[in-house]
Context: one part of a larger RNA
């Protein structure tokens, strides 16, 4: 210079208080460690663990077992031969072999050539095999911290310094003033997207004030509203008053839909962890070549004494049941597809099926209100396990699926010691939609409904920044 103190000043974060709902008890869901196993494929331990997986029955898929194959499933090149798919018959668990059967593809200068298919030869193919401590290239962390640095110059013999420190502000190396320093990159901010307000423009599949009309914005018909979606406006400490060094700024007021960064995203600086990934790809270098390539079948990734994460569901009366109002969203999906709607079915769901390539049709709310019951019980709480019997997907739910009825009703009485989330339309409840995907979410990711409480304060615990001190550390 740095690092680092159970030195020190100043600041700052849901970091502590002050509050609310968790989690550590249960029972089940899912990952993970460990046991196991023929294999339970591999990676990932502050930054792994509902993670890579945005969905393992076969496929997937890497892994065991067992049966094949060896110019190979896959490319490119050389000769020979043929239309290739294909169907049927044996054996077989399937690949796959034998044998029969069908057909004879484009273009052509008629020489050939080109695609596709079998056979052969070798050069090669191939490898999710090692090695992320050879790498790219992407990511995670410190951290949306405010900071890292350069150039010329001054000052030190030199490591370096100095700018970047100081007194003030500020979310911010944000501004401001002094100042041996003057200026500049990379970060900060702002440009970018989204939501709040207004306006202009357009009015169809949206909209309906007003005038007709209908069971219905359903016709007419209108462009005012709403609402779509492009193009503008709006905020700038711009105004007033205090305060300050009359600076930067900060307290307050006004208008104002929105006030001092309005909210929320998208952006991650120099670097640190030889951090993570050869399994996403891509690649050095090693390693295998009748095998550590490749095909197929069945099995494993889904085992279960237990420990741990992360969830869901409870444990109830601010509730549980029934019935009624079929009150009231937003955001997105849909042609191998969403499906209304009548029928049948206690359901799941099926049969027929109208629309709709979708502001036009369809999927399509719950919590909530209203009214009845239940009376604090392991109960009309809870729903685990288990048994029958249906449904749906798909070649095929035995291992290993979802779903739905009837039955059976397990642990569970607010959970030690710890511990985690949030400061506003958030937290709590409440549903709902998407990718993925044939089926299969209590996980992801988004969307709206209802909608709180507390924050005096930084002593302290936990990270983090500036300055300065001490150091036998680098």
């Nucleotide at each position: 210079u740095g690092a680092c103190g159970g030195g020190g000043g100043c600041c700052c974060g849901c970091a502590c208080a002050a509050g609310c709902g968790g989690u550590g008890g249960a029972g089940c869901a899912u990952g993970u460690g460990g046991a196991u196993u023929a294999a339970u494929u591999c990676g990932a331990u502050c930054c792994a663990c509902g993670c890579g997986a945005g969905g393992a029955a076969c496929c997937u898929u890497a892994c065991c077992u067992g049966g094949a194959c060896u110019u190979g499933a896959c490319a490119u090149c050389c000769c020979g031969g043929g239309a290739c798919c294909g169907c049927c018959a044996u054996a077989g668990a399937a690949a796959u072999a034998u044998g029969g059967u069908u057909u004879c593809c484009c273009c052509u200068u008629c020489g050939g050539g080109g695609g596709c298919c079998c056979g052969g030869a070798g050069a090669c193919a191939g490898g999710u095999g090692g090695u992320g401590c050879a790498u790219g290239g992407c990511u995670g962390u410190c951290g949306c911290c405010a900071g890292c640095u350069c150039g010329u110059g001054u000052c030190g013999u030199g490591a370096g310094a100095u700018g970047u420190u100081g007194g003030g502000u500020u979310a911010a190396g944000u501004c401001c003033c002094g100042c041996a320093a003057c200026g500049a990159g990379c970060g900060c901010a702002a440009c970018c997207c989204u939501u709040g307000c207004c306006g202009u423009u357009a009015g169809u599949u949206g909209c309906c004030a007003g005038c007709a009309u209908u069971u219905a914005g359903u016709u007419g018909g209108g462009g005012a509203c709403u609402c779509u979606a492009a193009c503008g406006g709006g905020a700038c400490u711009g105004u007033c008053g205090g305060u300050a060094a009359c600076a930067a700024g900060c307290c307050g007021a006004a208008g104002g839909a929105a006030g001092g960064u309005g909210g929320g995203g998208a952006u991650g600086a120099c670097g640190u962890c030889a951090a993570g990934u050869c399994a996403g790809c891509a690649u050095g270098c090693c390693c295998c070549u009748u095998a550590u390539g490749u095909c197929c079948a069945g099995g494993g990734c889904u085992u279960c004494a237990c420990a741990c994460g992360u969830g869901c569901u409870a444990c109830a009366a601010u509730g549980g049941c029934c019935g009624g109002u079929u009150a009231c969203a937003a955001a997105g999906a849909g042609a191998a597809g969403c499906a209304a709607g009548u029928u049948c079915g206690c359901a799941a769901g099926a049969c027929c099926a109208a629309g709709c390539c979708a502001a036009u049709c369809u999927c399509c709310a719950a919590a909530g209100c209203c009214g009845g019951u239940c009376u604090c019980a392991g109960u009309u709480c809870a729903g685990a396990u288990u048994g029958a019997g249906g449904g749906u997907u798909g070649c095929a739910a035995c291992u290993c699926a979802c779903c739905c009825u009837c039955a059976u009703g397990a642990a569970g009485g607010c959970g030690g010691a710890a511990u985690c989330g949030c400061u506003a339309g958030u937290a709590a409840u409440c549903g709902u939609g998407a990718a993925u995907c044939a089926g299969c979410a209590u996980g992801u990711c988004a969307c709206g409904g209802u909608g709180a409480a507390u924050a005096c304060g930084u002593u302290c615990c936990c990270g983090g920044g500036c300055c300065u001190u001490g150091u036998a550390c680098a």

Predicted 3D model of a 474-nucleotide part of an RNA (small-subunit ribosomal RNA, 3' major domain) from a metagenome. Model confidence (mean pLDDT): 83 of 100. It matches the Rfam family "Bacterial small subunit ribosomal RNA".